[in-house]
Model confidence (mean pLDDT): 75 of 100. This is a predicted structure of a 371-nucleotide RNA (Bacterial RNase P class A) from a Candidatus Hydrogenedentota bacterium. The RNAcentral record of the sequence draws on ENA. It is recorded under the gene name rnpB. Rfam family: Bacterial RNase P class A. Rfam links the family to the GO terms dimeric ribonuclease P complex, ribonuclease P activity and tRNA processing. The source organism's lineage runs through Bacteria, Pseudomonadati and Candidatus Hydrogenedentota.
Formats: sequence, structure tokens, C1' cells
RNA sequence: UGAGUAGGCUGGACGGUCGCGAUAUCCCUGAUAUCGAGGAAAGUCCGAACUCCGAAGGACAGAGUGCUUGAUAACGUCAAGGCGGGGUGACCCGACGGAAAGUGGAACAGAAAAUAUACCGCCUACGUCCUCUCCUUAAUGGAUUGGGCCGGUAAGGUUGAAAUGGUGCGGUAAGAGCGCACCGGUGGCUUGGUGACAAGUCGGCCUGCUAAACCCCACUCGGAGCAAUUCCAAAUAGGGGAGCAAUGGCGUGGUCCGCGCGGCUCCCGGGUAGGAAGCUCGAAAUCUGUGGCAACGCAGAUUCUAGAUGAAUGAUCGUCUCGAGAUGCUUGCAUCUUAGACAGAACUCGGCUUACAGGCCUGCUCGCUUA
Repeated sequence: UGAGUAGGCUGGACGGUCGCGAUAUCCCUGAUAUCGAGGAAAGUCCGAACUCCGAAGGACAGAGUGCUUGAUAACGUCAAGGCGGGGUGACCCGACGGAAAGUGGAACAGAAAAUAUACCGCCUACGUCCUCUCCUUAAUGGAUUGGGCCGGUAAGGUUGAAAUGGUGCGGUAAGAGCGCACCGGUGGCUUGGUGACAAGUCGGCCUGCUAAACCCCACUCGGAGCAAUUCCAAAUAGGGGAGCAAUGGCGUGGUCCGCGCGGCUCCCGGGUAGGAAGCUCGAAAUCUGUGGCAACGCAGAUUCUAGAUGAAUGAUCGUCUCGAGAUGCUUGCAUCUUAGACAGAACUCGGCUUACAGGCCUGCUCGCUUA
């Protein structure tokens, strides 16, 4: 100096004027003082706290998680590590338990998609039949050429996303883990590690793929959610009860009894409007120390930091800062213009994911150049 990789921080500053919300005080139609959005307040995807329903003990069904160890209130989160894959490297990515419990699946092609099998090819040693040539014998026997049958083989070719370990040497009639060396994979043992796993050693190459197919194994899970939930509680209408007036009124009916309805006063309870609690002091924040590789824990000090419910957190002006552009020249300054992201609390925390103009910082890697 170029390219990259991992991570962190910031998210314009100050002031004036007008205005909004909360709280406190006061001389209370108001005034004054203090405080008043975020790193994601977002998506609502996980996990909790809290509340109610309710008793969730067992079994079944269902859902979720899925290498190991740890962290945590908890987690599908985080940290450290293992294994596999990618990258020259820093580093990145991984639904990463089980296919030797069982069931199923693999279109087309292909011999064969799994109790393996044999289309082309290779071979004719062994067995048997025919045949050529030669040697030999009393009969016979032996060697040999070509071919058939019965067969051997899976090296090579052909299909496919995938084909029963790979390469080499030996071996053989041709071949084959048939034998050997190395590699790969696998079972046992030993050693190291808390463990995932690794290294070594011995046997051996036996049932390849698919569980983001059913399934099996291990662990977790009652449901709904602050519009949860609780308290106070008007008017009007309706409900219940008591009393008051008369032996009454109205309806039913021919009449009486009976039944029903109705007046006034008071009381009771439910619910609605409305109000209050839940609501912000909390698994809190900042700093320091300390244990731990780390996630994180512990101790001390300090601080109080929005709580609305038609829902505040705004508007405007000035100066400056930063980015971009233009002009001017003295070439690093001046002037002018323009822009400043994503977004915006509503019960609260811990995470994850997503969005983000511009600026700043740190660790590490690879290359080039100079001293």
C1' cells in the first nucleotide's frame, strides 16, 4: 500500500422561540422545576416472569429438540470443543442420534436398485463328446489342433443420481481380498480425553443409498394470554326483597273464589359508561475488583432512567460539525447549494431474525513495494 476476514462503537452538537406528556411544589381556569424512545422501540419467531382457567399423577395420541461438555431463571439462545465440508490463509458453513429392530422407496435406463445377478465380453484348467496331427503298444496309452456341451469368471464394456472397497504387484485357464503393500472403511483391545472423539494395534472386507419416508431411541411440553386479571362503581332499563294505601283498581269471568297485572317508599345484588390497580425498582443500569480459555458468575460502590389510553416525546430559527456537488484561486483553503439513514415505546425481561445514510476503532490473513 492493495485485497480480504472476524468483531465492536456511533447513529449529528449547542442555543433561542412556540408547543405536548408525566411527576412534584405553589398563591391551582394557572405558574415554576425536573424528566421524557431505540439499537433495533420492528417481525411477534423462541424462552421466561406474572395472571387467570384449573390439578396437568399414570397411559395413549400429538408437537418440539437432536455431536459433546458447559453457561443460564429458561431457551430452538450463547460459549468452548469434536467430526464432516469449503477456502492459499485469517476464517466460514453443517436438520451433525439410529439403516446390524421392523416396514417402505429408488421414475427412466440398465444384466442387476439388494436373499443379488449375468447382456456384451474373457476362459476351456477340471468333466464329457466329436475332430486334426504325431509318438507308442499285443490290447492300449500319451502329447496336440479346432469345435460343441456341461461349465468357470465378474478384470473390462454398457445403464444410472447411486452398482457390492481403490491403486499397484503377485497369482490364475481366465479371473477374483485369492495373497501381499499402501490407502479407505469396519469389529475387538490398549492408551489419551469429563465427553463428542483421537492415536496405536490385532482380526477381517461381511447386509450399498434413503429417517427433510414411516419408524426406533433420548430429552422437553396442561391451556390461554396485560384486550391476562383484580377492585370501585353512575344514569336509564330490567331483576329480587320489605313496607305503605284499600278489603280497593285493571284483566279473565254470567257471578263468587282464584289467578295475573299495576301505584308509592326504601333496601339488596349483577352488569354497562366511567375510574383505579396490574404499570414500571428490575433475573435493573453504570463503574471497579475478582473467578473462569469463554459464555457467564460473585463482591463492592453509585444511580433511578417514558408510563400514555385517541394515546406525549414535536415544529421552527441561528451557529457549528460531517458527507456530496459547484465556483474561485494562492492547491488547500474560501464562498454557495444540498443532504444527514433504518425506524418510532404501550406489562416486563433474556435471545433470535430482519432494516440501517454516513463515520470511527480493534484483532488477524494473503499479496506487492520500500528501508